This is a predicted structure of a 72-nucleotide RNA (transfer RNA) from a Chloroflexota bacterium. It matches the Rfam family "tRNA". From the family's description: Transfer RNA (tRNA) molecules are approximately 80 nucleotides in length. It was read from a public genome assembly. The source organism's lineage runs through Bacteria, Bacillati and Chloroflexota.
């Protein structure tokens, strides 16, 4: 400089057009002398950003940013 990939809860991921989830982490509660560990509820979101297609977008297009591999 050029291609390919990711970017979504405090971590690590799923989710490919109409309901924003999981597993750990956190809070509380129940259990225990007491902690772990077990069960139950709960909090926790700018789906990188901006634009554009759609009745409708985390999902699809385009451009920006940012991580990665790979070629030179």
């Nucleotide at each position: 400089g050029g291609g390919c990939g990711g970017c979504u809860a405090g971590c690590u991921c799923a989710g490919u057009g109409g309901g924003a989830g999981a597993g750990c982490g956190c809070u509380u509660g129940c259990u225990u002398c007491a902690c772990a560990c077990g069960c139950a509820a709960g909090a926790g979101g700018u789906c990188a950003u901006u634009g554009g297609u759609u009745c409708a977008a985390a999902c699809c297009c385009a451009a920006u940013g940012c991580c990665g591999c790979c070629c030179a």